[in-house]
RNA sequence: AGAGAGGGCCAAGGGGCCGCGGAGGAUGAUGCGCUCGGAUCGAGAUCCGUUCGGAUCGAGAUUCGUUCGGAUCUAGACUCUGAGGAAAGUCCGGACUCCAUAGGGCAGAUCACUGGGGAAAUCCCAGCGGGGGCGACCCCAGGGAAAGUGCAACAGAGAGCAGACCGCCGAUGGCCUUCGGGCACAGGCAAGGGUGAAACGGUGGUGCAAGAGACCACCAGCGAUUCGGGCGACCGGAUCGGCUCGGUAAACCCUGAUCGGAGCAAGGCCAAGUAAGAGGGCGCACGAGGACGGCCCGUCCAAGCCCUCGGGUAGGCCGCAUUAGUUGAAUGGUCCCUCACGACAGAAUCCGGCUUAUCGGCCCUCUCUUCCU
RNA sequence: AGGAGCGUGGCGCAACCGGUUAGCGCACUGGGUUGUGGUCCCAGGGGUUGCGGGUUCGAAUCCCGUCGCUCCUCCCA
Numbered sequence: 001a002g003a004g005a006g007g008g009c010c011a012a013g014g015g016g017c018c019g020c021g022g023a024g025g026a027u028g029a030u031g032c033g034c035u036c037g038g039a040u041c042g043a044g045a046u047c048c049g050u051u052c053g054g055a056u057c058g059a060g061a062u063u064c065g066u067u068c069g070g071a072u073c074u075a076g077a078c079u080c081u082g083a084g085g086a087a088a089g090u091c092c093g094g095a096c097u098c099c100a101u102a103g104g105g106c107a108g109a110u111c112a113c114u115g116g117g118g119a120a121a122u123c124c125c126a127g128c129g130g131g132g133g134c135g136a137c138c139c140c141a142g143g144g145a146a147a148g149u150g151c152a153a154c155a156g157a158g159a160g161c162a163g164a165c166c167g168c169c170g171a172u173g174g175c176c177u178u179c180g181g182g183c184a185c186a187g188g189c190a191a192g193g194g195u196g197a198a199a200c201g202g203u204g205g206u207g208c209a210a211g212a213g214a215c216c217a218c219c220a221g222c223g224a225u226u227c228g229g230g231c232g233a234c235c236g237g238a239u240c241g242g243c244u245c246g247g248u249a250a251a252c253c254c255u256g257a258u259c260g261g262a263g264c265a266a267g268g269c270c271a272a273g274u275a276a277g278a279g280g281g282c283g284c285a286c287g288a289g290g291a292c293g294g295c296c297c298g299u300c301c302a303a304g305c306c307c308u309c310g311g312g313u314a315g316g317c318c319g320c321a322u323u324a325g326u327u328g329a330a331u332g333g334u335c336c337c338u339c340a341c342g343a344c345a346g347a348a349u350c351c352g353g354c355u356u357a358u359c360g361g362c363c364c365u366c367u368c369u370u371c372c373u
Numbered sequence: 374a375g376g377a378g379c380g381u382g383g384c385g386c387a388a389c390c391g392g393u394u395a396g397c398g399c400a401c402u403g404g405g406u407u408g409u410g411g412u413c414c415c416a417g418g419g420g421u422u423g424c425g426g427g428u429u430c431g432a433a434u435c436c437c438g439u440c441g442c443u444c445c446u447c448c449c450a
Base pairs, nucleotide, nucleotide: 001369002368003367004366005365006364007363008362009361010360012338013337014336015335016334017333018332020082021081022080023079024078027075028073029072030071032069033068036065037064038063039062040061041060044057045056046055047054048053049052084344088355089354091353092352093351094350095349096263097262098261099260103297104296105295106294108259109258110257111256112255113127114126115125116124117123128142129140130139131138132137143254144253148252149251150248151247165193166192167189168188169187172186173185174183175182176181201219202218203217204216205215206214220244222241223240224239225238226237227236228235229234267318268317269316270315277309278308279307280306281305282304289301290300291299310449311448312447339342374446375445376444377443378442379441380440383399384398385397386396392430401417402416403415404414405413423439424438425437426436427435
């Protein structure tokens, strides 16, 4: 310098003006209570003159203003705050809510190397084994195929403890012979060819008529016993064995573990509205139906439950947030400057993860190749 | 928002506990029949099963991810 690997961070930056959601809120407006004052009315009381007037006081009522307190508000200067690393997919796990209680068995579903972490998880970390890469590193749904069943199209002779199509031999038995051997059959053979994704260990030798774990040596793999290391998955070694016992469990299945069901449109309250609907089935305690999933048992709850058609509403509040938060509706518009010209995309009950999408930029660690010193 | 289901020629469907070249009807193209058209008869084209990956010898089918579409939810109850 080039090509890569792993991890982390940011998500164009700055400013002006206008605007949107939420919280606070000087002030303002409107009620209420209280303090004080004014105006009008005034039950009644006292005094004066006396037959009816006048003066003073006056509980209380109405109204206006005012002090203070507290309340309400589609008013409101101003201040603070306002999407993400994935808010997404809804793939896992919880919190929370309801089903009266949430018990057992079968069935079903999910998961599956080891050790830790974690509330839990198809989560995270470290390791083991297998596979890929020159390497840094990456990927794995990674229990069991000698418990059993099934499957393997086409091709091929034969596809599961297989198989004589081509091929090799024809020693033994038969025939011929020039005695070298030749011929045909019975039969023997899994070494070679060919088919296939896969053909029942590999190499070399002995052996044989030709061959073959038939036998031998080494290697690979399997099983049993055993030694050493490691918490463990597992790793390394020794001895023996029969010589090979294949693949598929994201096929049924077996083993082990976990799981009651539904989901914030859960659930609760208020308001509005109608045909306070109609028809059918089961049941009314000898018990339907239910404990939201298939069945059974147990324990209970129980007078309603289910189906079809029709009608109505589609409004609000709580649930709902220790730094966004709704009417399930807020993040925008415009102008200027700078640059590398800006991706994927936007909360809706809340958390912990995973996965997927993503223009680019920055930082740290590491690998390979080439060149220079 | 939560939950359930489905994607196969142009359209509607089949094949779905894996197997040879994905099949059927309508539609389309060419030819024949007819004076012409339709009907009818014969022949033919058109698919990598929404997309990507995995398991397997082999995937429309099994598994994972992703994209799109459809349905259900309240009251009378």